[in-house]
RNA sequence: GCCUCAGUAGCUCAGUUUCAGAGCAUCGGUCUUGUAAUCCGAAGGCCGGAGGUUAAAAUCCUCCCUGACGC
Numbered sequence: 001g002c003c004u005c006a007g008u009a010g011c012u013c014a015g016u017u018u019c020a021g022a023g024c025a026u027c028g029g030u031c032u033u034g035u036a037a038u039c040c041g042a043a044g045g046c047c048g049g050a051g052g053u054u055a056a057a058a059u060c061c062u063c064c065c066u067g068a069c070g071c
Base pairs, nucleotide, nucleotide: 001071002070004068005067006066007065010024011023012022013021018055026042027041028040029039048064049063050062051061052060
């Protein structure tokens, strides 16, 4: 330098145009003599950055950044 893949909540991931979600973690409650577990609820998001297409983009296109495998 080229090719492929990945980047979404604190972590691991889903979502491939039409309302951004789950599990774990955190916080509050329930329960317990107490802790853990269970159950209920809450908070937490510039979807790596910029531009474009579209009525509508996390999603499609272009460029850039970061990481991984290969040449």
Molecule: transfer RNA
Organism: Parasudis truculenta